[in-house]
Context: one part of a larger RNA
Molecule: small-subunit ribosomal RNA, 5' domain
Organism: uncultured bacterium
RNA sequence: GGAUGAACGCUGGCGGCGUGCCUAAUACAUGCCAGUCGAACGAAUCUUCUUCGGAAGAUGAGUGGCGAACGGGUGAGUAAUACAUAGGUAACCUGCCCCUGUGCGGUUGAUAACAGGAGGAAACUCCUGCUAAUACCGCAUAGCCAUGAGCACCGCAUGGAGCUCAUGCCAAAUAUCCUUUACGGGAUAGCGCAGGGAUGGACCUAUGGCACAUUAGCUAGUUGGCGGGGCAACGGCCCACCAAGGCAACGAUGCGUAGCCGGCCUGAGAGGGCGGACGGCCACAUUGGGACUGAGACACGGCCCAGACUCCUACGGGAGGCAGCAGUAGGGAAUUUUCGGCAAUGGGGGAAACCCUGACCGAGCAACGCCGCGUGAGCGAAGAAGGCCUUCGGGUCGUAAAGCUCUGUUGUAAAGGAAGAACGUCGCAUGCAGGAAAUGGUGUGCGAGUGACGGUACUUUACCAGAAAGCCACGGCUAACUACGUGCCAGCAGCCGCGGUAAUACGUAGGUGGCGAGCGUUAUCC
Numbered sequence: 001g002g003a004u005g006a007a008c009g010c011u012g013g014c015g016g017c018g019u020g021c022c023u024a025a026u027a028c029a030u031g032c033c034a035g036u037c038g039a040a041c042g043a044a045u046c047u048u049c050u051u052c053g054g055a056a057g058a059u060g061a062g063u064g065g066c067g068a069a070c071g072g073g074u075g076a077g078u079a080a081u082a083c084a085u086a087g088g089u090a091a092c093c094u095g096c097c098c099c100u101g102u103g104c105g106g107u108u109g110a111u112a113a114c115a116g117g118a119g120g121a122a123a124c125u126c127c128u129g130c131u132a133a134u135a136c137c138g139c140a141u142a143g144c145c146a147u148g149a150g151c152a153c154c155g156c157a158u159g160g161a162g163c164u165c166a167u168g169c170c171a172a173a174u175a176u177c178c179u180u181u182a183c184g185g186g187a188u189a190g191c192g193c194a195g196g197g198a199u200g201g202a203c204c205u206a207u208g209g210c211a212c213a214u215u216a217g218c219u220a221g222u223u224g225g226c227g228g229g230g231c232a233a234c235g236g237c238c239c240a241c242c243a244a245g246g247c248a249a250c251g252a253u254g255c256g257u258a259g260c261c262g263g264c265c266u267g268a269g270a271g272g273g274c275g276g277a278c279g280g281c282c283a284c285a286u287u288g289g290g291a292c293u294g295a296g297a298c299a300c301g302g303c304c305c306a307g308a309c310u311c312c313u314a315c316g317g318g319a320g321g322c323a324g325c326a327g328u329a330g331g332g333a334a335u336u337u338u339c340g341g342c343a344a345u346g347g348g349g350g351a352a353a354c355c356c357u358g359a360c361c362g363a364g365c366a367a368c369g370c371c372g373c374g375u376g377a378g379c380g381a382a383g384a385a386g387g388c389c390u391u392c393g394g395g396u397c398g399u400a401a402a403g404c405u406c407u408g409u410u411g412u413a414a415a416g417g418a419a420g421a422a423c424g425u426c427g428c429a430u431g432c433a434g435g436a437a438a439u440g441g442u443g444u445g446c447g448a449g450u451g452a453c454g455g456u457a458c459u460u461u462a463c464c465a466g467a468a469a470g471c472c473a474c475g476g477c478u479a480a481c482u483a484c485g486u487g488c489c490a491g492c493a494g495c496c497g498c499g500g501u502a503a504u505a506c507g508u509a510g511g512u513g514g515c516g517a518g519c520g521u522u523a524u525c526c
Base pairs, nucleotide, nucleotide: 001526002525003524004523006522007521008520009519010518013373014372015371016370017369018368019366020365021331026329027328028327030326031325032324035066036065037064040063041062044059045058046057047056048055049054073284074283075282083208084207085206086205087204088203089202092201093200097197098196099195100194101193102192103191104190105139114129115128116127117126118125119124145168146167147166148165149164150163151162153160154159174189175188176187177186178185179184210256212254217247218246219245222244223243224242225241227239228238229237259281260280261279262278263274264273265272266271286307287306288305289304290303309320310319311318312317337363339362340361341360345359346357347356348355349354376406377405378404379403386397387396388395389394411463412462413461414460415459416458429444430443431442432441470515471514472513473512474511475496476495477494481510482509483508484507485506491498492497
C1' cells in the first nucleotide's frame, strides 16, 4: 500500500446493488416452513333446484395414489467409506419423463370410515356388527428370468451379445367423456410386460492437496485362498475351514488441526494466506444405536430402543426436539423484521380449474461494503467587522463573508403514471393430420381476466440557497507552524523518542495539510 462477513471512537444528507451470529452443533415461548387428488373409493353433514323419482354444489374426516429422499439449514464430525482431476464397471440400480412393441380377460375374501359397547385424567386403545375401491388375494394368457440341450458370432483375462427347443415360475385397473342405437366404435388420463433412451445414483482404480519423528514400529477378520451367505452389484461385507501373511523411513501407526473444490485476497510473477456470500460435492439434524416403508432414506419438520434435558399428569402414564423463516434467552467486541405476496421463476399434487410452497420474489433494519450524487454557481477589495500573530509598520484567515446576478441536482408540495415486469393457463373463432362422425390431438390469429413490490420507479409543474461536513494529522520517517498554558508534572508515543521555565513532539487556540459522508483506531492476511 491493498484486503475484510469486521468491531470500537467521533461524525452522518440521499440513491442503486450487494452483504449481515465468524462466539454456545447452547437452550428454546409463539406463529408459519408439505401437501394434493371427488376424473380411484364408500359413507356422513350442509346448501340450492326439483317433475318429489332425483340432480347439482360445498365441507371436514377415512380407505387409496403420488409427493413427503426435492427444496431449505449448518460445518459438529471427517486426514479419507470425503473432495478435485482422469479413467473403469465383461460387477450395477434408476419412480416420474421420452421412444418402440404388446396386453388391460375372469374371479375371491376382507377392512377403515360408520353404528353399538368398553377402558383411560390424558395420549389413545380394545370388542362386536356393516360396506367400497386403481387397497388385498387366487385363476387365465404372455414375454422376461432360472435350469438343460443345440446353432452360429465377438472380445480386453475372468468372459459378452444373439437365435431355436424343453421344463419350471411370474402380470394388470380402471375412471371421465364423445358417438350413425350401440351386443359396438372412438378420445383423454391411467395400469401390466418387454426392449431402448435420458436423468439421477452406486462401486472400483490412479494421481493430488497438513502439522508433529520430542509419535518407529502397526495389524488376528489382520493379509491371501477354497466354499458358502448376503447385496442392485464386486468385495472379509459376513461366516466355516486352510495358509501366514499385509503396511511402514517414498513416513506406517499415533497425536493435533481441518469439511473439500470452483474460487477469493495479495503479489510483476513465483509464491503466501483464506474457503464468508454464489455454484458443485460430502457429512450432520438433542446424544448414541436400529431397522421399516419405498424407485430412492437407514429419513431435519417419519418410526422403535437407550441416555441427558424440558413440559403435562388424576402418579398409573404420556408429550417434545428451530444447524427451516421470523423471533426469545444466553454467550459475545459483534450480526436484522415474530413483515407482504405466490404477481414472476422454480417445485409437489391434479385431466384441468386450482390448491400448497418462510424455496423464491419483494419490502423493513444496519455507512457493513462497493459505486454514484449533493451540501450551490458566477461576479464581488472599503482587502469590512472579528479572531490569531506582530519587529506595532503590518501580516493572515481572505473573494472567504456581506452584497448583486443566477441555477434547482437533491429536497418539499401537487399532478400524471394500473408504464415495463406478462409469458403461460382458461374461454371464444380458424387451419392441418387421422377418423364414418363426435369428443380429442396439433398449429395460427383475435378477445377477456390476472402485480406482492406500489401510487413505487419515472415524467411534469411550483417554491426556497433555503434542510445537508466532518474526521485525523502538522519533530523525523510523512504533506502540513505559530502563540499561550504546563514545567520529567499532566501527558504523548508505530519506531526513533518528546516533557526538568522560551516544548513546531503534552493541552488549548489560530493557521495549515490529508481524506471526505466519512475519518481515525484495533484485529487478521499478503